[in-house]
Context: one part of a larger RNA
RNA sequence: CUGGGCGUAAAGGGCUCGUAGGUGGCCAACUAAGUCAGACGUGAAAUCCCCAGGCUCAACUUGGGAACUGCGUCUGAUACUGGAUGGCUUGAAUUCGGGAGAGGGAUGCAGAAUUCCAGGUGUAGCGGUGAAAUGCGUAGAUAUCUGGAGGAACACCGGUGGCGAAGGCGGGAUCCUGGGCCAGUACUGACGCUGAGGAGCGAAAGCGUGGGGAGCAAACAGGAUUAGAUACCCUGGUAGUCCACGCCGUAAACGAUGGGCGCUAGGUGUGGGAGGUCAUCGACUCCUUCCGUGCCGCAGCUAACGCAUUAAGCGCCCCGCCUGGGGAGUACGGCCGCAAGGCUAAAACUC
Numbered sequence: 001c002u003g004g005g006c007g008u009a010a011a012g013g014g015c016u017c018g019u020a021g022g023u024g025g026c027c028a029a030c031u032a033a034g035u036c037a038g039a040c041g042u043g044a045a046a047u048c049c050c051c052a053g054g055c056u057c058a059a060c061u062u063g064g065g066a067a068c069u070g071c072g073u074c075u076g077a078u079a080c081u082g083g084a085u086g087g088c089u090u091g092a093a094u095u096c097g098g099g100a101g102a103g104g105g106a107u108g109c110a111g112a113a114u115u116c117c118a119g120g121u122g123u124a125g126c127g128g129u130g131a132a133a134u135g136c137g138u139a140g141a142u143a144u145c146u147g148g149a150g151g152a153a154c155a156c157c158g159g160u161g162g163c164g165a166a167g168g169c170g171g172g173a174u175c176c177u178g179g180g181c182c183a184g185u186a187c188u189g190a191c192g193c194u195g196a197g198g199a200g201c202g203a204a205a206g207c208g209u210g211g212g213g214a215g216c217a218a219a220c221a222g223g224a225u226u227a228g229a230u231a232c233c234c235u236g237g238u239a240g241u242c243c244a245c246g247c248c249g250u251a252a253a254c255g256a257u258g259g260g261c262g263c264u265a266g267g268u269g270u271g272g273g274a275g276g277u278c279a280u281c282g283a284c285u286c287c288u289u290c291c292g293u294g295c296c297g298c299a300g301c302u303a304a305c306g307c308a309u310u311a312a313g314c315g316c317c318c319c320g321c322c323u324g325g326g327g328a329g330u331a332c333g334g335c336c337g338c339a340a341g342g343c344u345a346a347a348a349c350u351c
Base pairs, nucleotide, nucleotide: 003323004322005321006320007305008304012319014201015200016199017198021194022193023192025088026087027086028085030083031082033081034080035077036076037075038074039073040072041071042070049065050064051063052062053061054060091191092188094186095184097182098181103177104176105175106174107173109171115149116148117147118146119145120144121143125136126135162169163168206247207246208245209244210243211242215241216240220236221235222234223233258318259317260316261315262314263313266296267295268294269293270292271291272290273289274288275287276286300307301306324351325350326349333344334343335342336341
């Protein structure tokens, strides 16, 4: 190399865009590079194989044959692939109309609650726990009322719901903006799919500069518990959590399931759209259909669990990845990073 695999055994890249490459719908005629056939040339000898012979046999060796699966030239075939030509509309894109949505960015706004500040009422406790204590309070706390400050998060609606490529997105308003869906007309005419490198996006934590800081809270301090208690519980509390800009680039980044297309019983719920039915209008009802999202289930698949038109079924195309455990996602080197560290990635040895 040839193979077998990747939901849970080792194995799907965190996600997207896209370069090279790979791959690619229907019809016609052309070409004949791939492909196929025949002929000729060549494919040294030895070796391998077959037959016969020579050493008493064998190894060995001699002669003959076959073979040398290859290459070249010529002639021919044209189904498939390729090339070039013309055409087509079903793939793909565009167009008009409609409608759903926590999709993204920016700006300002509202209410509830916590905390703090000021004032009023008011008096001896409050708080906390399994029980306590630390803590707070006669310098007037807790409770309650009024006013104010400030930050963060948005109860109910809320869903087995929606949107997004993923990460993720939830108060309300305005502006800017992306994508998908449905119904229809027209138009382009294969323009498609995938995607090594590459580029962009990428939770939390962390980092840099500046701001902000209510609550919460690593570290830290104290109180308890305990044999001890560097914990679990309690009282405090700093980074951080928030904002702007710039880094980091990781995750159980999970559906532990890469993307695309086609095919293969159904049943039931739910979200969005269209058509029909029904209804005096209308919210409904029922039927059909497209898109999404769940549950159940046949064939089939699976080691089993389970999956099952949202496949882990049946096929094709492209990419990524695996190849016993430990050593080790480590060392070294390289690249990236301010750092933390990330990416790439062994071996000795050992079982």
Predicted 3D model of a 351-nucleotide part of an RNA (small-subunit ribosomal RNA, central domain) from an uncultured bacterium. It matches the Rfam family "Bacterial small subunit ribosomal RNA". Rfam links the family to the GO terms structural constituent of ribosome and ribosome.